[in-house]
Context: one part of a larger RNA
């Protein structure tokens, strides 16, 4: 010199784009942050229509389906197949898409409902009635699976309407994307850690997973890693990237983008295509809250916000208009993902605070050798211009025939007026910039060296000069 997610003195006019708790993965008050479908289903609690019939439009609650595994945050943990890169066989895969078959005929229950009871609540409880795309037999078997090639064995759900169609549901192969698993090379620091391992290293059998495997278990054997640093400790999420540097390299991992691990703590499993599941469930603990003391509830490392801690880090904000995501045949719901706006000079980038003219070089201020020199064309003054800011009218695009939160925004036109806008740090050398005063080794400076003790270009303050400029300086931290 560059940079920085900074901070902290001074000051601070604007606009575009980014960026904003590095610290206690402490605790959290309130709101909101994942619901949705009546074109599965019995219904009718609200609200509006009515021919006064749940009839219509619609639906709260309830069974049922798909979704809550995805999107958001966050970086404790992890030195690992974690991640990065290259390849590997033994695998799942809703939904989507291709092809091919079928979708016949049945039966038992249950929630809601009603009645009735327990409890402060939080929820339960009998009894009784009902439906389904809920649940179980029965059929056929193109096909899948299994096989001693005889064979066993294995499915389905119907809804809607203009009747001609749409939407579904089963079964199998395929594909496309996507997840699981394996392994070579690469991935910190310590030897003032030198041994380190018993399912531990292998085989045989079984068990288990979708899937290869000590994954697991029962036998047998006695392996295995390790100075090419094993184990053991410290300390970290990794990457592409991002600073720096001519580069080799050295730091680094904020936003973005892949991956990975977590959800008060620690343990478990369910349900599912798919989790050992942030706003799911079971236990166990620490903590808070509510109780009628019998018992219950709770997890912001989601958006805002408190509070604590900190040198320090922002609205308890609008809207689904756009892109996206769930559920729906759709119309649409829902969506703190997201798009926006607010705060913040915390970056970066761009603009302005004005432009010509103007010598008796006015006053005033410094300093003077007392002649004068400098502030200095700097002001006044004359003339001009209107970016920005201020008033006033239009007024896009982003949206496709509709549909715009932003926001009457961007942008364009008028009008008036120099009008609304400059400071910070330095001046011994390094280093661009220099005199007066005060002051007396005292106050006081300072990044090195080093200045003050009576003539301080280095303290203080004036003037004057130098450098950046809406920022200037400081601290801190990498190169």
């Nucleotide at each position: 010199g560059g940079a920085u997610g900074a901070a902290c003195g001074c000051u601070g006019g604007c606009g575009g784009c980014g960026u904003g708790c590095c610290u206690a993965a402490g605790a959290u008050a309130u709101g909101c942050a994942a619901g949705u479908c009546g074109a599965g289903c019995g219904g009718a609690a609200a609200c509006a229509c009515u021919u006064c019939g749940g009839g219509u439009g619609u639906c709260g609650a309830g069974c049922g389906g798909c979704g809550g595994a995805c999107g958001g945050c966050u970086g404790a943990g992890u030195a690992a197949c974690g991640c990065g890169u290259a390849g590997g066989a033994a695998c799942g895969u809703a939904c989507c898409c291709u092809a091919a078959a079928g979708u016949g005929a049945g039966g038992a229950a249950u929630a809601a409902g009603c009645a009735c009871c327990g409890g402060a609540a939080a929820c339960g409880g009998u009894g009784u009635c009902u439906a389904a795309u809920g649940c179980c037999g029965c059929a056929u078997g193109u096909g899948g699976u299994c096989u001693u090639c005889g064979g066993a064995u294995u499915a389905a759900a119907c809804c809607c309407c203009u009747c001609g169609g749409g939407g579904g549901c089963u079964u199998u192969a395929g594909g496309a994307g996507u997840g699981g698993c394996c392994u070579g090379c690469g991935u910190a620091u310590g030897a003032u850690u030198a041994g380190c391992u018993u399912g531990u290293u292998g085989g045989u059998g079984a068990g288990g997973u979708a899937a290869a495997a000590g994954c697991u278990c029962a036998c047998c054997a006695a392996g295995g890693c390790g100075a090419c640093g094993a184990u053991c400790a410290u300390u970290a999420g990794c990457u592409g990237g991002u600073c720096u540097g001519a580069g080799a390299g050295g730091a680094u991992g904020a936003u973005c983008a892949g991956c990975c691990a977590g959800a008060c703590u620690g343990g478990g499993a369910c349900u599912g295509a798919g989790a050992c599941a942030c706003g799911g469930c079971c236990c166990a603990g620490a903590c808070c809250c509510c109780u009628a003391c019998g018992g219950g509830g709770g997890g912001c490392a989601g958006c805002a916000a408190u509070u604590a801690g900190g040198a320090a880090u922002c609205u308890u904000u609008c809207a689904c208009a756009a892109u996206g995501g769930g559920c729906g045949c759709a119309a649409g719901c829902c969506u703190g993902a997201u798009g926006g706006a607010g705060c913040a000079a915390c970056g970066c980038c761009g603009c302005g605070u004005g432009c010509a003219g103007g010598a008796g070089g006015a006053a005033g201020g410094c300093c003077u050798u007392c002649g004068g020199g400098u502030u200095g064309u700097a002001a006044a003054c004359u003339g001009c211009u209107u970016u920005u800011a201020c008033u006033c009218g239009c007024g896009a695009g982003g949206a496709u025939u509709a549909u715009g939160a932003c926001a009457g925004u961007a942008g364009c036109g008028a009008g008036a007026g120099a009008a609304u806008a400059a400071g910070g740090g330095u001046c011994u050398g390094c280093u661009a910039a220099c005199u007066a005063c005060g002051u007396g080794c005292c106050a006081g400076c300072a990044g090195c060296c080093g200045c003050g003790g009576c003539c301080a270009u280095a303290c203080g303050u004036a003037g004057g000069a130098c450098c950046c400029a809406a920022g200037c300086g400081u601290u801190a931290u990498c190169c």
Predicted 3D model of a 479-nucleotide part of an RNA (small-subunit ribosomal RNA, 5' domain) from an uncultured bacterium. It matches the Rfam family "Bacterial small subunit ribosomal RNA". Rfam links the family to the GO terms ribosome and structural constituent of ribosome. The coordinates come from a structure-prediction model, not an experiment, and the mean pLDDT is 89.